[in-house]
RNA sequence: UUCUUAUCAAGAGAGGCGGAGGGAAUGGCCCUUUGAAGCCCGGCAACCACUGUAUGUACAGUAAGGUGCUAAAUCCAGCGAAACAGUAGUUUCGAGAGAUAAGAG
Numbered sequence: 001u002u003c004u005u006a007u008c009a010a011g012a013g014a015g016g017c018g019g020a021g022g023g024a025a026u027g028g029c030c031c032u033u034u035g036a037a038g039c040c041c042g043g044c045a046a047c048c049a050c051u052g053u054a055u056g057u058a059c060a061g062u063a064a065g066g067u068g069c070u071a072a073a074u075c076c077a078g079c080g081a082a083a084c085a086g087u088a089g090u091u092u093c094g095a096g097a098g099a100u101a102a103g104a105g
Base pairs, nucleotide, nucleotide: 001105002104003103004102005101006100007099008098013041015040016039017038021031022030023029026077027076028075042070043069044068047066048065049062050061051060052059053058074097079094080093081092082091083090084089
């Protein structure tokens, strides 16, 4: 860096250091000196893992290990379709993009 599969409306501190930015990108809309990013500790979850039952798979449990996550639905929209509505939109579904895990190149 590319591909495949799965998931993305739940959950998680008024802690310490740190000092101005952050929410992927664009447009919005937000968060932030009542303290951003980052680091540490804590926590959440259970993809891999482990245990048991059952065996092409599924279910239940554990959290010592590998990751991940810890404002807002992946914060919302952007492309297509349908329904309603009537020209301004609303809702639903899908695609695309993105994130994470596991595997392959």
Description: The RNA shown here (SAM riboswitch aptamer (S box leader)) has 105 nucleotides and comes from Peribacillus deserti. The coordinates come from a structure-prediction model, not an experiment, and the mean pLDDT is 84. Of the family's consensus pairs, 97% are formed in the model. Its Rfam family is "SAM riboswitch aptamer (S box leader)". Gene Ontology term of the family: regulation of gene expression. The organism belongs to Peribacillus, within Bacteria.